[in-house]
Context: one part of a larger RNA
RNA sequence: CGUAGGAUAUUUGAGAGGAGCUGUCCUUAGUACGAGAGGACCGGGAUGGACCGACCACUGGUGUAUCGGUUGUACUGCCAAGUGCAUGGCCGAGUAGCCAAGUCGGGAAGGGAUAAACGCUGAAGGCAUCUAAGCGUGAAGCCCCCCUCAAGAUGAGAUAUCCCAUAGCACAAGCUAGUAAGACCCCUUGAAGACGACAAGGUGGAUAGGGCAGAGGUGGAAGUGCAGCAAUGUACGGAGCUGACUGCUACUAAUAGGUCGAGGG
Numbered sequence: 001c002g003u004a005g006g007a008u009a010u011u012u013g014a015g016a017g018g019a020g021c022u023g024u025c026c027u028u029a030g031u032a033c034g035a036g037a038g039g040a041c042c043g044g045g046a047u048g049g050a051c052c053g054a055c056c057a058c059u060g061g062u063g064u065a066u067c068g069g070u071u072g073u074a075c076u077g078c079c080a081a082g083u084g085c086a087u088g089g090c091c092g093a094g095u096a097g098c099c100a101a102g103u104c105g106g107g108a109a110g111g112g113a114u115a116a117a118c119g120c121u122g123a124a125g126g127c128a129u130c131u132a133a134g135c136g137u138g139a140a141g142c143c144c145c146c147c148u149c150a151a152g153a154u155g156a157g158a159u160a161u162c163c164c165a166u167a168g169c170a171c172a173a174g175c176u177a178g179u180a181a182g183a184c185c186c187c188u189u190g191a192a193g194a195c196g197a198c199a200a201g202g203u204g205g206a207u208a209g210g211g212c213a214g215a216g217g218u219g220g221a222a223g224u225g226c227a228g229c230a231a232u233g234u235a236c237g238g239a240g241c242u243g244a245c246u247g248c249u250a251c252u253a254a255u256a257g258g259u260c261g262a263g264g265g
Base pairs, nucleotide, nucleotide: 001152005163006162007161008160009159010158011157015149016148017147018146021049022048023047024046025045026044027043033038051106052105053104054103055102059100060099061098062097066093067092068091069090070089071086072085073084074083075082076081110144111143112142117137118136119135120134164264166177167176168175169174182260183259184258185257186202187201188200189199190198207253208252209251210249211248212247213246214245216242217241218240223236224235225234226233227232
């Protein structure tokens, strides 16, 4: 920009893409078959491999603004307590998120038309012949079925709902302006994201931060008392601290404002 008014939702599916793999074991059955050795078709069930998708309850990895331990050094006047730097200084753990080695799921089943092949009926050619007319069976393959995208499918589809038939100039469908429904700018943000986009919100509000409470993590804070010559231990005390998690709460910031947007042969 188009989709013969302007919107908001929900859709149909022309078409396109994805998927499509396979082992072993049990049973049928030591049956059919075979002198024996051996050993099935058909059918029923179980469990794997690789591949693909999703997820984080479990097992774990990471987790550089979490907690603790600890070395050297500089500083906070000193003690104590801390902070900076040294690969996050090193080390031990670890929430959310992300992830696999973890968990769950998928290939199936079914329908249609066929290939090779196997047939029925059957002439040319009194017989025979699956073929010449006609009719079947038949594959991991083809078309559906399963998953995803999809009306720029210009062949531009459908359904539901909302807004209305203003003003000026023109006068056949045109132009301009302010509006309606609605949308955007702007702002607070996100399990969304390169940016756009998408999604949640903007005081009629829990969108983010903060606060409060909790979960989870770390592992027993500082200070004081007590014991000990001291290192240290112990009590107050599952203490103190705590990023992303959960709930509540307008304290802070989403204020105020602006722009676009129909008039339908």

Predicted 3D model of a 265-nucleotide part of an RNA (large-subunit ribosomal RNA, domain VI) from Diplocloster modestus. The coordinates come from a structure-prediction model, not an experiment, and the mean pLDDT is 89. RNAcentral holds the full RNA, with entries from ENA. Its Rfam family is "Bacterial large subunit ribosomal RNA".